[in-house]
RNA sequence: AGGACAGUAGCUCCAGCGGUAGAGCGAGCGACUCCAAAUCGCUAGGUCGUGGGUUCGAAUCCCUCCUGUCCUG
Numbered sequence: 001a002g003g004a005c006a007g008u009a010g011c012u013c014c015a016g017c018g019g020u021a022g023a024g025c026g027a028g029c030g031a032c033u034c035c036a037a038a039u040c041g042c043u044a045g046g047u048c049g050u051g052g053g054u055u056c057g058a059a060u061c062c063c064u065c066c067u068g069u070c071c072u073g
Base pairs, nucleotide, nucleotide: 001072002071003070004069005068006067007066010025011024012023013022019056027043028042029041030040031039049065051063052062053061
């Protein structure tokens, strides 16, 4: 320099065909317990990497850039 892949909650990751974003773990509260752990219930937490475009409507489609990983030279 060229190419491929990835970027979504604190962490690990889902989300065929565009239609108001979820799970597990973790956190907070409660139940249970003599107390705790484990277990169960509830709650909070996201401008979906940046900036544009298409569209009535974008995490999803298109373009640019940024970051990371890998391949080629």